Predicted 3D model of a 349-nucleotide part of an RNA (small-subunit ribosomal RNA, central domain) from an uncultured bacterium. The coordinates come from a structure-prediction model, not an experiment, and the mean pLDDT is 90. Rfam family: Bacterial small subunit ribosomal RNA. The family has 99 seed sequences and 42,628 matches in Rfam 15.1. The RNAcentral record of the full RNA draws on ENA.
Context: one part of a larger RNA
RNA sequence: CUGGGUGUAAAGGGCGCGUAGGCGGGAUCGCAAGCCAGCUGUGAAAUAUCCAGGCUCAACCUGGAGGGUGCAGUUGGGACUGCGGUUCUUGAGUGAUGGAGAGGCAGGCGGAAUUCCCGGUGUAGCGGUGGAAUGCGUAGAUAUCGGGAGGAACACCAGUGGCGAAGGCGGCCUGCUGGACAUUAACUGACGCUGAGGCGCGAAAGCGUGGGGAGCAAACAGGAUUAGAUACCCUGGUAGUCCACGCCGUAAACGAUGGAUGCUAGGUGUGGGGGGACUGACCCCUCCCGUGCCGGAGUUAACACAAUAAGCAUCCCACCUGGGGAGUACGGCCGCAAGGUUGAAACUC
Repeated sequence: CUGGGUGUAAAGGGCGCGUAGGCGGGAUCGCAAGCCAGCUGUGAAAUAUCCAGGCUCAACCUGGAGGGUGCAGUUGGGACUGCGGUUCUUGAGUGAUGGAGAGGCAGGCGGAAUUCCCGGUGUAGCGGUGGAAUGCGUAGAUAUCGGGAGGAACACCAGUGGCGAAGGCGGCCUGCUGGACAUUAACUGACGCUGAGGCGCGAAAGCGUGGGGAGCAAACAGGAUUAGAUACCCUGGUAGUCCACGCCGUAAACGAUGGAUGCUAGGUGUGGGGGGACUGACCCCUCCCGUGCCGGAGUUAACACAAUAAGCAUCCCACCUGGGGAGUACGGCCGCAAGGUUGAAACUC
């Protein structure tokens, strides 16, 4: 480069915003760059092809003929792409009306529970396990009642329920704020899709500074178990878990399935909204958006997927190309560090 691929065999970037670029709706007019056709010129010789000839043949050599992608010029064509003009509304966006939601940020408030402290009652145990022991307790524990302190998390509601681009989000109230959806059809008139670089977001753990510390708990200590037990079990317990600010930038960051658009049988549940019918908030019929299950065609190596496609197509990006060596080494970039990112080869099967 070409081809074939990327749910599970190697392979979808963790997710978004967006630059360049690539691609892009209906009608009409013009131009003629791409495109198509004709003509002219050029396309050296040698080589190659065909024919003929010369060395006794051949290789080799000589002569002749034909062909030639292409390039340039010129004359036309106008479907498609492009460029320019005019125009349209279905793509996209705006407006109006309406309801849904753990979407985000900040502040405040609440109750249950654990622990600790103080006081009352009360007495010999408590705790823990497969069984124990370490541990706690006559300096009065455990249990129980009253009071107080403090931190963290929000039972029931709760649901293959909801929201968010992903990570993720769950007590209640208030403020600020993002997005989606339905209805309407007033406005703009292709304003669109994707997106190399870039920028931002990004669980947990980890790091820096300062705070906080109830419970839990790496490390650590002790008790058991065991042949041993640097474990599983038990008693303790420090970082950490929490808050503020700043880093890190990873993951089975998973639907192991990139984004966008259109098309292609059905059935059934559920969340949000609209319309019809009805006396009616229900039930029923129907439309749109989301989220599940089942299933036909089709696809698939099979499993399975099946309008939320892994079906049929188009556009754009990312990635794969035998296993090990290796996500290693070296170098670059980033980071306080831990490390991250980019990412080989020898050798070997």